[in-house]
RNA sequence: GCUUUAUCAAGAGCGGUGGAGGGUGCAGGCCCUGUGAUACCGCGGCAACCGGCCAGAGACUGAAAAACAGUACUCUGGAACAUGGUGCCAAUGCCUGCCUGAGAGGUUUUACCUCGAGGGAGCGAUAAAUG
Numbered sequence: 001g002c003u004u005u006a007u008c009a010a011g012a013g014c015g016g017u018g019g020a021g022g023g024u025g026c027a028g029g030c031c032c033u034g035u036g037a038u039a040c041c042g043c044g045g046c047a048a049c050c051g052g053c054c055a056g057a058g059a060c061u062g063a064a065a066a067a068c069a070g071u072a073c074u075c076u077g078g079a080a081c082a083u084g085g086u087g088c089c090a091a092u093g094c095c096u097g098c099c100u101g102a103g104a105g106g107u108u109u110u111a112c113c114u115c116g117a118g119g120g121a122g123c124g125a126u127a128a129a130u131g
Stems, first nucleotide, its partner, number of pairs: 002131001003129006013043005021032003026097004044089003049085002051081001053078006059071004093123001098120003103115005
C1' cells in the first nucleotide's frame, strides 16, 4: 500500500519551544488562529478497536454414549478492568459536491428556477484480520 469487516451527531487540558498558517484528496463555503495556528516536547485526560474478566452457545477432548469437566479455537452478550498495542483531546468526518427526496418559495405558470429535512452511495479517518 491492496482486500475484508466494524465505527465515525458523545467524550477529553495545562505548560514549554516556535512564529504563520490550519480545519487529513480537490473545489466552493464557513470557522479557528499574533488574546499565538500547524508542528514538536513534558505532564494529564477521553474512549474502549485489539486486550483482561464474567456468562452463554458452538466445536474439540476425557469417551463407545449421557450427565459432568476441560480449552489452543469460533460466535454472541455484559454497568464493571484499563497494565499493554493503537487512536483521540474546536465546530456532526465543520457544511456541501453524486443519487433520491417529505416539503417550501419564486416566475414570463401545466413548465422552469431556487432552497431543502431525511435516506443511500462514494471518498476519508481509525482499529482489527488474512495473504

RNAcentral holds the sequence, with entries from Rfam and Ribocentre. This is a predicted structure of a 131-nucleotide RNA (SAM riboswitch aptamer (S box leader)) from Mariprofundus ferrooxydans. Taxonomically the source falls in Mariprofundus (Bacteria, Candidatius Mariprofundia, Mariprofundales, Mariprofundaceae). Its Rfam family is "SAM riboswitch aptamer (S box leader)". Rfam's curators write: The SAM riboswitch is found upstream of a number of genes which code for proteins involved in methionine or cysteine biosynthesis in Gram-positive bacteria.